C1' cells in the first nucleotide's frame, strides 16, 4: 500500500431480513444470630453517517477503530 475478518449491555458473547436473548457483574429483596451460598425482582446495548426493504444487528456503500496475511 493491498487483501481479509471484526465491532451488540460494565465484561464474555447468541440472534436464516420480522418481539435483540443468555452467563457473569452491578443493584434492592427473601433466607441467617451475622455473613457466605441459594433464590426471586431489578439494571443496561447494535461503532459512525448514507442506501435497499411493509420491516435491517443481519443486505449494499463511505469511513473510523482493531487483528492478521502479504510486501
Nucleotide at each position: 500500500g493491498u487483501g481479509u475478518c471484526a465491532a451488540u449491555a460494565g465484561u464474555u458473547u447468541a440472534a436464516a431480513g420480522g418481539u435483540a436473548g443468555a452467563a457473569c457483574g452491578g443493584u434492592g429483596g427473601u433466607c441467617u444470630c451475622c455473613a457466605a451460598a441459594a433464590c426471586c425482582a431489578u439494571u443496561a446495548g447494535u461503532c459512525u453517517a448514507g442506501g435497499u426493504u411493509c420491516a435491517a444487528g443481519u443486505c449494499c456503500u463511505a469511513g473510523u477503530u482493531g487483528a492478521u496475511a502479504u510486501g